[in-house]
RNA sequence: CGGCCCGUAGCUCAGCGGCAGAGCGGCGUUCUUAUAAGGCGUUGGUCGCAGGUUCGAAUCCUGCCGGGCCGA
Numbered sequence: 001c002g003g004c005c006c007g008u009a010g011c012u013c014a015g016c017g018g019c020a021g022a023g024c025g026g027c028g029u030u031c032u033u034a035u036a037a038g039g040c041g042u043u044g045g046u047c048g049c050a051g052g053u054u055c056g057a058a059u060c061c062u063g064c065c066g067g068g069c070c071g072a
Base pairs, nucleotide, nucleotide: 001071002070003069004068005067006066007065010024011023012022013021018055025043026042027041028040029039030038048064049063050062051061052060
């Protein structure tokens, strides 16, 4: 310098045009002599940033930022 992949909740990841989700975690409660586990309830987000396309963008396009891999 070029190419490819990834970036979504505190963490691990789904979702690939039409209300942003799951598991784990946090909080409350129940159970227990107590803790853990279990049950019930609850809590969670500028979808990396900026623009474009569209009636509508996490999703498609462009640029940039960050991480990883390959090539030179």

The RNA shown here (transfer RNA) has 72 nucleotides and comes from candidate division WS2 bacterium ADurb.Bin280. Rfam family: tRNA. The family's RNA type in Rfam is transfer RNA. The organism belongs to candidate division WS2, within Bacteria. Model confidence (mean pLDDT): 83 of 100.